[in-house]
RNA sequence: AUCUAUCUUCGGGGCUGGGUGAAAUUCCCGACCGGCGGUGAAAAGUUAAUUCUUUAAGCCCGCGAGCUCUUUGUAUAAGAGCAGGAUUUGGUGGAAAUCCAAAGCCGACAGUACAGUCUGGAUGGGAGAAGAUGGAG
Numbered sequence: 001a002u003c004u005a006u007c008u009u010c011g012g013g014g015c016u017g018g019g020u021g022a023a024a025u026u027c028c029c030g031a032c033c034g035g036c037g038g039u040g041a042a043a044a045g046u047u048a049a050u051u052c053u054u055u056a057a058g059c060c061c062g063c064g065a066g067c068u069c070u071u072u073g074u075a076u077a078a079g080a081g082c083a084g085g086a087u088u089u090g091g092u093g094g095a096a097a098u099c100c101a102a103a104g105c106c107g108a109c110a111g112u113a114c115a116g117u118c119u120g121g122a123u124g125g126g127a128g129a130a131g132a133u134g135g136a137g
Stems, first nucleotide, its partner, number of pairs: 002136009017029003031117002033107002035063004042055004058105002066082006087103005109120003
């Protein structure tokens, strides 16, 4: 280094402006936002090096938030299931769903004039990230 146990800390952003209306941050015009891990031909730094490090996908792969059921020590545990989403075209190239350009598209549940952006469950949960200590080796 790696594996493992316990603990600590961290761990989500967004309707400015206008229209209709009795009423809409919910409709219409327009605006704005993009969790976590992987992959990755780009970028920056670094090395003797083809070395190493950092950053790099909402719509490629996977995960998370909601709900239900089962087991049990009745839960904050373990397991199973359900619901919920989206990309094309052109360019370069040996190779790109990731680069460059352009045009698109998507967004749980409950409430309310129909909500990705408001309010609420939530001072919750969480994929995971960093660190400490013990053990294995």
Predicted 3D model of a 137-nucleotide RNA (FMN riboswitch aptamer (RFN element)) from Bacillus aquiflavi. Rfam family: FMN riboswitch aptamer (RFN element). The literature on the family includes a 1999 paper in Trends Genet by Gelfand et al., "A conserved RNA structure element involved in the regulation of bacterial riboflavin synthesis genes". Taxonomically the source falls in Bacillus (Bacteria, Bacillota, Bacilli, Bacillaceae).